Notes
The RNA shown here (transfer RNA) has 77 nucleotides and comes from an Alphaproteobacteria bacterium. Rfam family: tRNA. By type it is a transfer RNA. Lineage of the source: Bacteria > Pseudomonadati > Pseudomonadota > Alphaproteobacteria. The RNAcentral record of the sequence draws on ENA and MGnify.

């Protein structure tokens, strides 16, 4: 230097291909159960989906550029 691939709740990860109100599981929080704890019931909170822009009536999702990891060549040694 050339390719590929990751980026989405506190974590681990789904959704992208085929655009239409962001989701799961763990953990957090109030609650009830309990003597207390755990477990186990109900309830909630929590995200400008890395980042700039662009097309679109509508973008997490198409398009282009940046970052930051990871892997594959290659160059030097």
């Nucleotide at each position: 230097c050339g390719g590929a691939g990751u980026a989405u709740a506190g974590c681990u990860c789904a959704g992208c291909c085929u655009g239409g109100u962001a989701g799961a599981g763990c953990g957090c929080u109030a609650c009830g159960u309990u003597c207390g704890g755990g477990a186990c019931g109900u309830a909630g909170a929590g995200g400008u989906c890395g980042u700039g822009g662009g097309u679109u009536c509508g973008a997490a999702c198409c398009c282009c550029g940046c970052u930051a990891c990871u892997c594959c060549g290659a160059c030097c040694a």